[in-house]
RNA sequence: GGGCGGUAGCUUAGCCUGGGAGAGCGCCGGACUGAAGAUCCGGGUGUCGGGGGUUCAAAUCCCCCUCGCCCC
Numbered sequence: 001g002g003g004c005g006g007u008a009g010c011u012u013a014g015c016c017u018g019g020g021a022g023a024g025c026g027c028c029g030g031a032c033u034g035a036a037g038a039u040c041c042g043g044g045u046g047u048c049g050g051g052g053g054u055u056c057a058a059a060u061c062c063c064c065c066u067c068g069c070c071c072c
Stems, first nucleotide, its partner, number of pairs: 001071006009025004019056001026045001027043005049065005
């Protein structure tokens, strides 16, 4: 210098083509059980890495910065 990535506690979808933030596991509450596990019901638990810009509206588009991995 170039490429890819950073979204919930963890693993991640969504980004191309702007408009309701999602899934699995974990966690919490309840049911069941002598108790626990399994199962069932309920709860998202999030400044979408940070800042700025464009727009009526940004996880998504543009710019800068930062962190991780790979290539030169």
RNAcentral holds the sequence, with entries from MGnify. A computed fold for a 72-nucleotide RNA from uncultured Thermococcus sp., annotated as transfer RNA. Lineage of the source: Archaea > Methanobacteriati > Methanobacteriota > Thermococci > Thermococcus. Its Rfam family is "tRNA". Rfam's curators write: Transfer RNA (tRNA) molecules are approximately 80 nucleotides in length. Its family is annotated with triplet codon-amino acid adaptor activity in the Gene Ontology. The family's RNA type in Rfam is transfer RNA. The prediction has a mean pLDDT of 85.